[in-house]
A computed fold for a 115-nucleotide RNA from Hymenobacter sp. PAMC 26628, annotated as SAM riboswitch aptamer (S box leader). The model forms 97% of the base pairs in the Rfam consensus. The RNAcentral record of the sequence draws on Rfam and Ribocentre. Its Rfam family is "SAM riboswitch aptamer (S box leader)". Rfam's curators write: The SAM riboswitch is found upstream of a number of genes which code for proteins involved in methionine or cysteine biosynthesis in Gram-positive bacteria.
RNA sequence: AUUUUAUACAGAAGCGGCGAGAGAUUAGGCUCUACGACCCGCUGGCAACCUUCGACCGCGCGAAAGGUGCCACUUCCUACCCCUCGGCCCCUGGCCGUUGCGGGAAAUAUAACCG
Numbered sequence: 001a002u003u004u005u006a007u008a009c010a011g012a013a014g015c016g017g018c019g020a021g022a023g024a025u026u027a028g029g030c031u032c033u034a035c036g037a038c039c040c041g042c043u044g045g046c047a048a049c050c051u052u053c054g055a056c057c058g059c060g061c062g063a064a065a066g067g068u069g070c071c072a073c074u075u076c077c078u079a080c081c082c083c084u085c086g087g088c089c090c091c092u093g094g095c096c097g098u099u100g101c102g103g104g105a106a107a108u109a110u111a112a113c114c115g
Base pairs, nucleotide, nucleotide: 004112005111006110007109008108013043014042015041016040017039021032022031023030026079027078028077029076044071045070046069049067050066051064052063053062054061075107080104081103082102083100085097086096087095088094089093
């Protein structure tokens, strides 16, 4: 890499290094960035998936923080299907647009599992 399951609108930044792009990929949009982003290191923090402890018949619960993870923007938003909304037409319906913290899928990320 792979399998399966869960989660993804909450939360959490300083210093130093580097020096030009960055927000996964393609496209469109919107952002961040020489007042130094992204990335790397140190320190600090957030959270509680696994873990440990407590109580419990069990489900679930509380505490801790050892293993991970994370610390701009909802996974930054959209893309495919459905619903909804608006418009048009040759009106059992169809086409176009694309309104919404709408629903689902896909993809991605993380954890645990499989191997």